This is a predicted structure of a 71-nucleotide RNA (transfer RNA) from Amorphochlora amoebiformis. Its Rfam family is "tRNA". The sequence is in RNAcentral, with records from ENA.

This record gives sequence, C1' cells and structure tokens, in this order.
RNA sequence: GGUUCUAUAGUGUAGCGGUAUCACUUGGGAUUCUGAUUCCCACAACCCGGGUUCGAUCCCCGGUAGAACCU
Repeated sequence: GGUUCUAUAGUGUAGCGGUAUCACUUGGGAUUCUGAUUCCCACAACCCGGGUUCGAUCCCCGGUAGAACCU
C1' cells in the first nucleotide's frame, strides 16, 4: 500500500427497511428474625458525518477505532 470483516445499555449478545431482544450488573419491592437464594417491577444502548427511502441498527458513500489475510 491492497482485500475482507467488526463497531448495538456499565458488560456480553440478538435483530433479512416498520415500537431495538435477552442475560448479567444497578435501583426499588415481595419473601425472611437477619442474610443468601427465589420472584416481581424499573433504569440504561444502535461509533461519527452525509445520502437513498414515507420510514435506516439494517442499503449506499466518506471518516474514526479494532481484527485477519496478501504484499
């Protein structure tokens, strides 16, 4: 220098253009003499900038960061 891939709650992860999923964590509550376990509820995210579209996590272009391969 070239090719390809990845980026989503604090962490991990799903999502074939139509309300962003689940688990752990965190907060509240129930249970308990107390604690643990268990159960219920809640909070919290689409890497950045443009474009296409009625509508973009998703498609296109550029950028940033990371990974693999070739040279």